Predicted 3D model of RNase P RNA and transfer RNA as a complex of 456 nucleotides.
It holds a member of the Rfam family "Bacterial RNase P class A". It is annotated as a ribozyme.
């Protein structure tokens, strides 16, 4: 000059308040009180409820290199390919264009079953240009049907060779992505899958305002839609009807099997009108934090020990003095370096205590935003 | 707190499978017509398609991230 990780984002003290719980002789008095992101709600889970459960398939969504971590992930972590940088290092939505469909505008002769405009070369020729032949070159374009070299051609050309590079094979190393090594082919398979699609892999739906319980209250309403039933019993009953069984039929948020439940004429569902804006669970001991120890390259994991850390309603965690550090700006003389210009330390005064930003069920990531400092590590 | 759905010209809005230059209607401007307005014909100006990134030749459209607007929502009978 830079790269790459990690950490911090005032500390103590008095004095006045906030909210939460315990205690209490009702005066008090004690414990605790925001973040690394609490954000944005972008992933995955937990937990509640829609009663549900296996198995298959189907449609939509998500995801995509390989192993591994994890309760689980688009997340981490350790490899492997590519691609940047002189490095330390960084960045890849990184399966499949040889199943199929579809697109490649404009430019250019020709954009997908490849194709002669200039040029080259050969032929004729009325010298205007005509017929072949050629993709080595020129021009269009984002791409123009393998790259160089050397040899052949009329000129060319995988047309022939060699080396790269592409594809089949097979050998060898690796769990595996993959790497490396021989042999065959002259090239045949352009680009987009964040176009549709096609392989593999997961996935039901709401979401704490979920969700119970308790109280109050009021017109215990209206109106439209929907709906699937029959038979037996030695059962309870006076009877109405209940109970159980068979069988069929609707439901149980796509559909088919299987197993379960709930119903089959009084329930449901929607709109309109009515009423409450209380209290209680959930609500904070968790995939929890610190500390030492063993494993493991690393995510991580097991063992011991040792704390308990905000939970409340639209919502409390603050202000103001002092000291100290951190920064910064001034100031005149002093010290030290220096030929000077000017830096450096201490002292004095002055500012300024910050950036982002604030829990609302709770976790593990991502992302995004952030004033200053501070430590490792490497180039 | 949770979930949803928008941003494209002054206004309300289309904008198809990505394709060359993004449109309509109303509103401005100028002219015609008329003795003046209006209606009406004719011309014509105007865009950071919300912003930053990627994918692709090529973004308003795919995609990720961010701003900012809107909209629903408890509980009983």
């Nucleotide at each position: 000059a830079g790269u790459c990780g990690g950490c911090u984002g005032g500390a103590c003290g008095g004095c006045c308040g906030c909210c939460g719980c315990c205690u209490u002789u009702c005066g008090g008095g004690g414990c605790g009180g925001a973040g690394g992101a609490a954000a944005g709600u972008c992933c995955g889970g937990g937990c509640u409820c829609c009663a549900c459960g296996g198995a298959a398939a189907u449609a939509c969504g998500g995801c995509g290199c390989c192993g591994g971590a994890u309760a689980a992930c688009g997340u981490c972590c350790g490899g492997c390919g590519g691609g940047g940088g002189c490095g330390a290092c960084c960045c890849c939505a990184g399966g499949g264009a040889a199943a199929g469909c579809g697109c490649c505008a404009c430019a250019g002769a020709a954009a997908g079953c490849a194709a002669a405009c200039c040029g080259c070369c050969g032929g004729c020729u009325u010298u205007g240009g005509c017929c072949g032949g050629u993709a080595a070159g020129g021009g269009u374009g984002a791409a123009a049907g393998g790259g160089u070299g050397c040899g052949g051609c009329a000129a060319g050309a995988g047309c022939g060779c060699a080396c790269c590079g592409c594809g089949c094979g097979g050998g060898c190393g690796g769990c595996a992505a993959c790497g490396u090594u021989c042999g065959c082919g002259g090239c045949a398979c352009g680009g987009c899958a964040a176009g549709c699609c096609c392989c593999g892999c997961c996935g039901g739906g709401a979401g704490c305002a979920a969700a119970a319980c308790c109280g109050a209250a009021u017109a215990g309403g209206a109106g439209c839609g929907a709906c699937a039933g029959g038979g037996g019993g030695u059962c309870c009953g006076a009877a109405a009807g209940g109970c159980u069984c068979c069988c069929a039929c609707g439901c149980c948020u796509u559909u088919u099997c299987c197993g379960g439940g709930c119903g089959u004429c009084g329930u449901c569902g929607c709109u309109c009108g009515g009423g409450u804006u209380g209290g209680u669970u959930g609500c904070u001991u968790g995939a929890g934090g610190c500390g030492c120890c063993c494993g493991g390259c690393g995510a991580c994991g097991g063992g011991c020990g040792u704390c308990c850390c905000a939970g409340a309603g639209g919502a409390a965690u603050g202000g103001u003095c002092g000291u100290c550090a951190c920064g910064c700006g001034c100031g005149g003389g002093c010290g030290c370096c220096g030929c000077a210009a000017g830096g450096c330390g201490a002292c004095g005064c002055g500012c300024c205590u910050c950036a982002c930003a604030g829990a609302a069920c709770c976790c593990g990531g991502c992302u995004u935003a952030c004033a200053g400092g501070c430590c490792g590590a490497c180039u | 707190g949770g979930c949803g759905g928008g941003a494209u010209a002054g206004c309300u809005c289309a904008g198809u499978c990505g394709g060359u230059u993004a449109g309509a209607g109303c509103g401005g401007c100028g002219g015609a017509a008329u003795c003046a307005u209006a209606a009406u014909c004719c011309g014509u100006a105007g865009g950071u398609c919300c912003c930053c990134a990627g994918u692709u030749c090529g973004a308003g459209u795919c995609u990720g991230g961010g701003u900012c607007c809107c909209g629903c929502u408890a509980c009983c009978a």